[in-house]
RNA sequence: GCCCCCGUAGUAUAACGGAUAAAACAUCUCGCUUCGGACGAGAAGACUGCAGGUUCGAUUCCUGUCGGGGGUA
Numbered sequence: 001g002c003c004c005c006c007g008u009a010g011u012a013u014a015a016c017g018g019a020u021a022a023a024a025c026a027u028c029u030c031g032c033u034u035c036g037g038a039c040g041a042g043a044a045g046a047c048u049g050c051a052g053g054u055u056c057g058a059u060u061c062c063u064g065u066c067g068g069g070g071g072u073a
Base pairs, nucleotide, nucleotide: 001072002071003070004069005068006067007066010025011024013022018056027043028042029041030040031039049065050064051063052062053061
């Protein structure tokens, strides 16, 4: 240089092109407990790496670009 894969919440992951992007761990609140942990209930948290395009509608399809990983000489 060329080719392929990945990028979504603090973390590791889901989501046929169609409901307000889902659940887990963590965090916070409450209950329980002498206190804490565990357990139970609840809450907050991502406009999906970035910029465009296609579409009535894009996390999903297309183009460019950035970052990470792998392959190739």
Molecule: transfer RNA
Organism: Candidatus Daviesbacteria bacterium